[in-house]
Context: one part of a larger RNA
């Protein structure tokens, strides 16, 4: 290639916006590239196939005939698809109400603790551990009690509870901002899906200026432990943690489950909305989100089940035995430190 896959066996791109592409609902006119139907020309010769024939037979050889599924002319069909145009509104959107949230960013302000300062009471000890020790304390520690500094984090609420595309978000108030949702009229009238390149965003660490530094806390340094401890314990302790700009781009970036439509038995919780009944309590319906058990179905099994791993369609990205290897080598990217793309020898 042909096929077969992908939660866990290899195997979903960390996430989103979007070019090209591919796919695309509903009614109608054209038209006729595709698609389909005749006809003509052409598709070498031999072989293959079939059917008679000639060498005693068979290879073998001749004769006709099929076939050569294509091409290109041309003559028609018009569903279906593609085009051209016209029309709807159920799919996508807008507007105008309501709502609910740790969605972003920026700025204030406030409390509880650590610590560290000054005072004031106070005396011999503290701290630590398995048990010590280093360590701190009579230049008055530890304990209180007043005050004041300074960073960082937000106790209870708090919840398989909520936003968000992911990474991720949690004291209060205000300012700017992005999405959702739900009922309900209006409007636009296909405008949708996916998305190879590409652009942006992306925890922690880590890097480059300049700030800050309270508690932590790699490296480091001492005490312990061990046979030995370049460790696990302890006492300290620098970078980092934290800001502001600028890099880096990784992950068990997981739900290990790519996105989007449509279908396919219920039950129960819990967040958000709206509607009907009911005096509140509640109850019925309904839409959207988020657990649970579960029917049919699907699965190697555990299990999945309307939040699908059922049934199907449309695109994108992936994977093809184990190790060598996410490695060399080249390219691109980057200050590095690395990141990407991404092999083969040889090996079981």
């Nucleotide at each position: 290639u042909u096929g077969g896959a992908a939660g866990u066996a290899a195997a979903g791109g960390g996430c989103g916006c979007g070019u090209a592409g591919g796919c695309g609902g509903u009614c109608u006119u054209g038209u006729c590239g595709g698609u389909c139907a005749g006809a003509u020309g052409u598709g070498g010769a031999a072989g293959c196939c079939u059917u008679g024939g000639g060498c005693u037979u068979a290879a073998c050889c001749c004769a006709a005939g099929a076939a050569u599924u294509g091409c290109a002319u041309u003559u028609g069909a018009a569903a279906c698809u593609g085009u051209c145009g016209g029309g709807a509104u159920u799919g996508a959107g807008u507007c105008g109400u309501g709502c609910a949230a740790g969605g972003g960013a920026g700025g204030g302000c406030g409390g509880a603790a650590u610590u560290c300062c000054u005072g004031g009471u106070g005396u011999a000890g503290c701290g630590g551990u398995g048990a010590a020790a280093u360590g701190c304390g009579u230049a008055g520690a530890u304990a209180u009690c007043a005050g004041g500094a300074g960073g960082a984090a937000g106790g209870c609420c708090g919840g398989u509870g909520g936003u968000g595309a992911a990474g991720a978000c949690g004291g209060c108030c205000c300012u700017c901002u992005a999405g959702g949702c739900a009922a309900u009229g209006a409007c636009u009238g296909a405008c949708g899906c996916u998305g190879a390149g590409g652009c942006g965003c992306g925890a922690a660490a880590g890097c480059g200026u300049g700030g800050g530094u309270a508690g932590c806390a790699a490296a480091c340094a001492g005490g312990a432990u061990u046979a030995g401890a370049u460790a696990c314990c302890c006492u300290g302790g620098u970078a980092g943690u934290c800001c502001a700009c600028g890099c880096c781009c990784u992950a068990a970036a997981c739900g290990g489950u790519g996105c989007g439509u449509a279908c396919u038995a219920g039950g129960u919780g819990u967040g958000g909305g709206u509607g009907g009944c009911g005096a509140u309590a509640g109850u019925c319906a309904u839409c959207c989100g988020u657990g649970c058990c579960g029917u049919a179905g699907g699965g190697a099994a555990a299990c999945c089940a309307u939040u699908a791993a059922g049934u199907a369609c449309g695109c994108c990205g992936c994977c093809u035995g184990g190790g060598g290897a996410g490695u060399a080598c080249g390219g691109c990217c980057g200050c590095a430190a690395g990141g990407u793309u991404a092999a083969a020898a040889c090996u079981c």